[in-house]
RNA sequence: AGAGUUUGAUCCUGGCUCAGGAUGAACGCUGGCGGCGUGCCUAACACAUGCAAGUCGAACGGGGAUAUAUUGGAAUGAGGAUUCGUCUGAAGGAAAAUGUAUCUUAGUGGCGGACGGGUGAGUAACGCGUGGGCAACCUACCGUAUACAGGGGGAUAACACUUAGAAAUAGGUGCUAAUACCGCAUAAGCGCACAGCAGUGCAUACUGGAGUGUGAAAAGCCGAGACGGUAUACGAUGGGCCCGCGUCUGAUUAGCCAGUUGGCAGGGUAACGGCCUACCAAAGCGACGAUCAGUAGCCGGCCUGAGAGGGCGGACGGCCACAUUGGGACUGAGACACGGCCCAGACUCCUACGGGAGGCAGCAGUGGGGGAUAUUGCACAAUGGGGGGAACCCUGAUGCAGCGACGCCGCGUGAGUGAAGAAGUAAUUCGUUAUGUAAAGCUCUAUCAGCAGGGAAGAAUAAAUGACGGUACCUGAGUAAGAAGCCCCGGCUAACUACGUGCCAGCAGCCGCGGUAAUACGUAGGGGGCAAGCGUUAUCCGGAUUUACUGGGUGUAAAGGGAGCGUAGACGGCGAUGCAAGCCAGAUGUGAAAGCCCGCGGCUCAACUGCGGUAGUGCAUUUGGAACUGUAUGGCUGGAGUGCAGGAGAGGCAGGCGGAAUUCCUAGUGUAGCGGUGAAAUGCGUAGAUAUUAGGAGGAACACCAGUGGCGAAGGCGGCCUGCUGGACUGUAACUGACGUUGAGGCUCGAAAGCGUGGGGAGCAAACAGGAUUAGAUACCCUGGUAGUCCACGCUGUAAACGAUGAAUACUAGGUGUCGGGGGCUCACGGGCGCUCGGUGCCGCAGCAAACGCAGUAAGUAUUCCACCUGGGGAGUACGUUCGCAAGAAUGAAACUCAAAGGAAUUGACGGGGACCCGCACAAGCGGUGGAGCAUGUGGUUUAAUUCGAAGCAACGCGAAGAACCUUACCAGUUCUUGACAUCCCAAUGAAUAAAGGGUAAAGCCUUUAGCCCUUCGGGGCAUUGGAGACAGGUGGUGCAUGGUUGUCGUCAGCUCGUGUCGUGAGAUGUUGGGUUAAGUCCCGCAACGAGCGCAACCCCUGUCCUUAGUAGCCAGCAUGAAAAGAUGGGCACUCUAGGGAGACAGCCGGGGACAACCCGGAGGAAGGCGGGGAUGACGUCAAAUCAUCAUGCCCCUUAUGGACUGGGCUACACACGUGCUACAAUGGCGCCUACAAAGUGAAGCGAGCGUGAGAGCGUAAGCAAAACACAAAAAAGGCGUCCCAGUUCGGAUUGUAGUCUGCAACUCGACUACAUGAAGCUGGAAUCGCUAGUAAUCGCGGAUCAGAAUGCCGCGGUGAAUACGUUCCCGGGUCUUGUACACACCGCCCGUCACACCAUGGGAGUUAGGAAUGCCCGAAGCCGGUGACCGAACCGAAAGGGAGGAGCCGUCGAAGGCAGGUCUGAUGACUGGGGUGAAGUCGUAACAAGGUAACCAA
Repeated sequence: AGAGUUUGAUCCUGGCUCAGGAUGAACGCUGGCGGCGUGCCUAACACAUGCAAGUCGAACGGGGAUAUAUUGGAAUGAGGAUUCGUCUGAAGGAAAAUGUAUCUUAGUGGCGGACGGGUGAGUAACGCGUGGGCAACCUACCGUAUACAGGGGGAUAACACUUAGAAAUAGGUGCUAAUACCGCAUAAGCGCACAGCAGUGCAUACUGGAGUGUGAAAAGCCGAGACGGUAUACGAUGGGCCCGCGUCUGAUUAGCCAGUUGGCAGGGUAACGGCCUACCAAAGCGACGAUCAGUAGCCGGCCUGAGAGGGCGGACGGCCACAUUGGGACUGAGACACGGCCCAGACUCCUACGGGAGGCAGCAGUGGGGGAUAUUGCACAAUGGGGGGAACCCUGAUGCAGCGACGCCGCGUGAGUGAAGAAGUAAUUCGUUAUGUAAAGCUCUAUCAGCAGGGAAGAAUAAAUGACGGUACCUGAGUAAGAAGCCCCGGCUAACUACGUGCCAGCAGCCGCGGUAAUACGUAGGGGGCAAGCGUUAUCCGGAUUUACUGGGUGUAAAGGGAGCGUAGACGGCGAUGCAAGCCAGAUGUGAAAGCCCGCGGCUCAACUGCGGUAGUGCAUUUGGAACUGUAUGGCUGGAGUGCAGGAGAGGCAGGCGGAAUUCCUAGUGUAGCGGUGAAAUGCGUAGAUAUUAGGAGGAACACCAGUGGCGAAGGCGGCCUGCUGGACUGUAACUGACGUUGAGGCUCGAAAGCGUGGGGAGCAAACAGGAUUAGAUACCCUGGUAGUCCACGCUGUAAACGAUGAAUACUAGGUGUCGGGGGCUCACGGGCGCUCGGUGCCGCAGCAAACGCAGUAAGUAUUCCACCUGGGGAGUACGUUCGCAAGAAUGAAACUCAAAGGAAUUGACGGGGACCCGCACAAGCGGUGGAGCAUGUGGUUUAAUUCGAAGCAACGCGAAGAACCUUACCAGUUCUUGACAUCCCAAUGAAUAAAGGGUAAAGCCUUUAGCCCUUCGGGGCAUUGGAGACAGGUGGUGCAUGGUUGUCGUCAGCUCGUGUCGUGAGAUGUUGGGUUAAGUCCCGCAACGAGCGCAACCCCUGUCCUUAGUAGCCAGCAUGAAAAGAUGGGCACUCUAGGGAGACAGCCGGGGACAACCCGGAGGAAGGCGGGGAUGACGUCAAAUCAUCAUGCCCCUUAUGGACUGGGCUACACACGUGCUACAAUGGCGCCUACAAAGUGAAGCGAGCGUGAGAGCGUAAGCAAAACACAAAAAAGGCGUCCCAGUUCGGAUUGUAGUCUGCAACUCGACUACAUGAAGCUGGAAUCGCUAGUAAUCGCGGAUCAGAAUGCCGCGGUGAAUACGUUCCCGGGUCUUGUACACACCGCCCGUCACACCAUGGGAGUUAGGAAUGCCCGAAGCCGGUGACCGAACCGAAAGGGAGGAGCCGUCGAAGGCAGGUCUGAUGACUGGGGUGAAGUCGUAACAAGGUAACCAA
């Protein structure tokens, strides 16, 4: 950085698609390790369970535990006494009490639960970002400073007892403490009030000193060193409010708003403010987009991009909002509070039914939803937070671990050597090639994983303290062992073969693959790419300059408004001076961190991360500058306008006048038609038309002039005159002094058709009627004919309203017309030359443009403003809205569908386009076919088979130059299986071959006889038989896999190339043009010059002459000879034969033409304008023909689709067609007689002659391998005779009988002969064929094939015409040109209805769901206000009482709820409208060519 895709090809426009990067991803296949990150995008759905906010005993009273001191003295009981009943009693130390110490803690109290953590529902907003402001504010804890803490009081929880209750909990009585609560004292530079001074500022104001009055503080605890408390000021931190700018889409949302906008007064707040209330005014916002609707948390940043941009806002960081939904306040420094309170709603749970409890969008986890997203883990060791003086406690913040290839990064799955190029596999031309040094083998190494041993940093300290973790890391032993997949291989796009399949199955991102040889489907081998991943899907950016600021367009591709006037807006002439908003420069502040970039470091590297530096294009403040824009002032005249003087004009409006023509009416003349068409008919006319003459009526339009002439903004405007009126132009240079340009909305004008009302109506003429045409003809043509066309007044507002080209200004070679003006020069009244302004045309340079083209009237170069475009269809449609009487107009989508749609040009092809030319193409002629009979081929039918092929010309007497068997490929039957034929191997044999026999329908089969070569003697060659398998064989398929061959256009004159030139290119030029020719033949011209394949010539035959030669040919002269003969000698003169040569070239003359090519005429000549004929067939077309001549790929058959044989069939026969023969007769038939050819053929042959037969023939047999002999008679012609126009003396089919010949064999199924029979047919409808001179026509002769079998085919000669004015028409062809929507190329393309299937969508009686509001009702909690007869510790008062305060009640506001009518959005709906797509459906033929009626636009 581009590529594919519209076309036969090209350039352009234009869409679609691909290659890249990215992701919080998901899915498929696969999966070794580690590090760092990351993980509910959906249901802001519901949540079981555990944990996530506590802490302080150094604030307080109490409880509990332990220790201890003192008091106390229980149980037990030594000893003693004893009356044996008991008594005494040392020791012992329990309970209990008091004190002290330590620990603990429910409650009071303090601080913290407003942080941290989650989520993105709401929000289009001062919410966020950025920069400012507060002279309109608050700030616990923290820091600094100053000062202070005196003295009192009354309660209350805990606790005890008790009441109610299931519980939650609530209440009563009584006791008690404080750093809890309340007065008093004291207090300033603190607050408030009052008046005043100084200074400052930014309006209100602010600051400072002093004055008077008045008000307000405090708390203790303890280990005695700390920690606290109060007031004030400042700081720091954190917040609150206000402002500038920025912040998505829709106008098919255009008007919105009632505390709304402002004021005044008050209330409220930390504070300003309609924040709230009362009153007053009626404002305020809005096309610079208000309101409404939809969507959305915003940003730092992330992805992409060269950038500008575009998309995104997950993790991390900042801000905001929310915490089940809605409302509310309380406490507090801070909340209207996620793990606080109250109320209402929904839901869940408990309940004893009376009542209660709850809120994971904290961390885990569950259900659900979903394509989809993790553990009910460990630890406070670190970092940080709360409390505490501290120890410490708490911390699902956080640090870690677990799970997931979800992402990024790193590593590994081994390294070296190793050719017998192993085996296997795949392919193969069977030789081999590939996999492939790959494997094996040999030699090494050990990263990861596994094992064993050691073992951190992170810890901050004097010491102790590690969740991670026995982790990272290090060492050792030891084995190549445990570790590779996924996608792709037609092009884009790197990578190819085989098999299978056969428009099937399938693939596909686009183009497109698949219908029997698929590099595109599936599999395999091989290859390419990436790699623990690889692909797919989804989404975003890119490519896409395809929304274009950078960086696009609008004549014809999509796109200029139908035109003008003009509002807002945008833009704006030349000097001067000031200002400084834009602009430029400097400085300052800010632009958080992270991220990006650069540098240097840390983990082995990297990802990751630490430090530093840039950057952050912005905003703000400030200091300068003054060119430009802006602004202000004052000028100028060039832009613009005015005045004055002129001429031109279908400019507009109104009124009047005129003639020609059509029609009608009246009258006259006049008679049978008129009219109309391709041809007709309808129609009119004997009731007198048409025609003609005269008079009249009426309406509409104005011939000639008339002109790419004029005027107008466009639409448009055309007889003449008059009136009114607009604009442009020329000249002049008096006036104004930028007054200009454009112009969203707006207003006005606006062809035709159409609508309304009223007139008018001659002609024309939708609709309609009739007649034609036609398959039909609701058309084209004809005859009629109504709206309408005309006028007046309204409406409509559209056109292919076009120059398909918006307006304005300036500049940029020329040439030539024309219209309207004005000067100049000249000439001497005709004019001519030149300059200039304005309009209107043509040509053309530069330039532009895809090309066509435009080119001073730009589509050039620039500037300004407006309008419009962004693939085709759906569709200018639907819905909504506005306008309209209606018709409809304006605005104007989407779903869905296609990969194109399109522009210009090119080459062809085609045209019921044009021009020119040619051809037996037509015409002019001659003869045929089509009718008959027969022959032959084909179709069809039939059949066991009627083998196959050929199919318009260019199949059909064609393959077939010859089917009785054979041929033969077909059918029936019989039969063989290495085969009828080829090669190889083994064995046997000596043949092969010939003859004979048996058997059979025949073959196969069986038998007999004769019967090899070479040799070194080993054997070999050749052949046969038998055997096994490789193989043979196939007229089986595919001519659409092919070669070769052929037909055809067409013996038409064309088809190309090299170099050059032109064109962006396809291509063009050459090859076109003017002539000429049979010809692209030649000449001339020409950006072409040459060349090739074709044409022509060279070749053959034929026509004249010469020469050579002279047998088998010939015989003039000489001779012989028979008298039949070149038979003989001889000769080669002639004919002839066959070799060579000459000759014809437009060479000569005249004319034409261009002094050319060439044409016309003439001479000479055997021949004259290529003399006649043949051979010769360019590039290509038709997927033309042939796989059955042959060859051949692939497929198919293999005891048969091969081979052999007999018989049959190819010869069938209601019929249809082609090609022929014979005729229909007198230009003839028949009989007799008499002539004249050429070219061929002959040995399995031609066969004379003779004999024979009526004949076909037969018998015999000469000659001849041929200029020798034979076939062989040529026939028509000529002569004589006959027939006399008839189904005949024409015609010969058919049939009968008898024969001949060939052949193994003539039944199916041959030819010929004789006799007999004697059909159709009397010249052929529509239609159609051949032929232009030795031709047609006619007459016979020969040959190939062949045993036999031509009316066919190929040749030969004889006789021998007619006509061609000419190119209008038919057919075919060539050249040039034109149109084209065709390119499979007109047998093309293509339109619409209808029918069927599917899809999305509009309307639709309605039904239903949701959203945001509005009005009314009800009115919870709660703040506020009022009231407060009830309550009322602290203060006052001696008391009574008072005061502050409160319960209660009332009121305003107020959520949810109810009711109501509108509005918006979605879903659904019988039926219905059109639209799209679909295989070969139906009907027509609209369009593309003059598309057969030119097409198209509006109505």
Molecule: small-subunit ribosomal RNA
Organism: unidentified